Model confidence (mean pLDDT): 76 of 100. This is a predicted structure of a 404-nucleotide RNA (Bacterial RNase P class A) from Sulfitobacter brevis. Rfam family: Bacterial RNase P class A. Rfam classes the family as a ribozyme. It was read from a public genome assembly, where an Rfam model found it.
[in-house]
RNA sequence: GUGGAAGGCUGGAUGACCGCGGUCUUGGCAACAAGGUCGAGGAAAGUCCGGACUCCAAGAAGAUACGGUGCCGGGUAACACCCGGGCGGGGCAACCCGACGGAGAGCGCCACAGAAAAUAAACCGCCCCGAACAGCCGCUUCUGCGGGGACUUUGGGGUAAGGGUGAAACGGUGGGGUAAGAGCCCACCGCGCCGCUGGCAACAGGGGCGGCAGGGCAAGCCCCACUGGGAGCAAUGCCAAAUAGGGACCGCGUGCUCGGCAACGGGCGGGGAUGCUUCUUCCCCAGCAGGUCCGGGUUGGCAGCUGUAGCUGCAUCGGCAACGGUGUGGUUAGAUGAAUGGUCAUCCACCCUCAAACUUCGGUUCGGGGGAGACAAAAUCCGGCUUAUAGGCCUUCCACGCAA
Numbered sequence: 001g002u003g004g005a006a007g008g009c010u011g012g013a014u015g016a017c018c019g020c021g022g023u024c025u026u027g028g029c030a031a032c033a034a035g036g037u038c039g040a041g042g043a044a045a046g047u048c049c050g051g052a053c054u055c056c057a058a059g060a061a062g063a064u065a066c067g068g069u070g071c072c073g074g075g076u077a078a079c080a081c082c083c084g085g086g087c088g089g090g091g092c093a094a095c096c097c098g099a100c101g102g103a104g105a106g107c108g109c110c111a112c113a114g115a116a117a118a119u120a121a122a123c124c125g126c127c128c129c130g131a132a133c134a135g136c137c138g139c140u141u142c143u144g145c146g147g148g149g150a151c152u153u154u155g156g157g158g159u160a161a162g163g164g165u166g167a168a169a170c171g172g173u174g175g176g177g178u179a180a181g182a183g184c185c186c187a188c189c190g191c192g193c194c195g196c197u198g199g200c201a202a203c204a205g206g207g208g209c210g211g212c213a214g215g216g217c218a219a220g221c222c223c224c225a226c227u228g229g230g231a232g233c234a235a236u237g238c239c240a241a242a243u244a245g246g247g248a249c250c251g252c253g254u255g256c257u258c259g260g261c262a263a264c265g266g267g268c269g270g271g272g273a274u275g276c277u278u279c280u281u282c283c284c285c286a287g288c289a290g291g292u293c294c295g296g297g298u299u300g301g302c303a304g305c306u307g308u309a310g311c312u313g314c315a316u317c318g319g320c321a322a323c324g325g326u327g328u329g330g331u332u333a334g335a336u337g338a339a340u341g342g343u344c345a346u347c348c349a350c351c352c353u354c355a356a357a358c359u360u361c362g363g364u365u366c367g368g369g370g371g372a373g374a375c376a377a378a379a380u381c382c383g384g385c386u387u388a389u390a391g392g393c394c395u396u397c398c399a400c401g402c403a404a
Base pairs, nucleotide, nucleotide: 001400002399003398004397005396006395007394008393009392010391012347013346014345015344016343017342018341020039021038022037023036024035025034026033027032041375045386046385048384049383050382051381052380053232054231055230056229058280059279060278061277062276066228067227068226069225070224071085072084073083074082075081086100087098088097089096090095101223102222106221107220108217109216110215123163124162125159126158127157128156129155130154131153132152136147137146138145139144171189172188173187174186175185176184190212191210192209193208194207196205197204198203236303237302238301239300246294247293248292249291250290255268256267257266258265259264269285270284271283272282273281310331311330312329313328314327315326316325317324318323348373350371351370352369353368354367356365357364358363
């Protein structure tokens, strides 16, 4: 200097005029007026996770069903998030990615091609045995017999090394051996079992025994481990007002006993209330408690509403780090058909172009002209993840080239 990787910050500024919402002060009976002050993000988006909070509902326990997560260790209120580590993959590297438990618990799938796709098998080929056959050789009664046998055809047996098909073919490489081959035998690798060392662990390394069970897919069902009620601020609560104190259906048992003149009260029994079960608690025993469905009214106001596990700057301590402790400082949107805006001027980041100067010929500086600022909008709040983003700045690292 060029290219790349990881992390962080910012994402227009100033002035004037006009217009909005909250809040405070002053004036006013009030409506309102004047002034001060504050007023949309790093993602507010997606609604993908986890919570706070509220209700179902009066609670506790369980894990039946149905879900979620999936290497190990830590962090956190919690998480599928973050940090560190292990293994596998990509990259020369810095770094990045991982749907990363189990395939002898069981079931299922692997199209087409191919001989054959998991209890396998022979298309081409290789080897062995046999049959037919030419040239050739011998004999010979001269057209017969015998020998021999390449190429080719054909029958039987052996083979899974070589070739072919395919994403994948029943361990791989090398050597020996064989008629030709094959873990048939051997060495190394792989695989299985056993144990040793290091590590909290996932795992890593070494050793011994064994020729050795046959692949993949679990982002197929499933098994294993851990974990989980549901719904959501349009939750919910209060005030005011209005309507139809609406209608239909279901609702086992409807009993026994004690006290009492009676009314009534207690006990047993039965039923009901929550996603399911059990226990406690509460309600009811007659058209009851409760359950299901249809229909009507209320569309107004207030609260919830903003620091709701707080967040954050600096210092310091512990920790590889995420993060935690201590001290100190800061922390001012709260709308509700939905405020935070509009116009003008100047400057600036950036792009193009013209001219001048310098230049290591990459570019730099000054001046003129033209253009020009991305993604985007709070609605209960918080911790994350994911996605979008014109332009600018900072830090660290990797590779290549050059100079000293």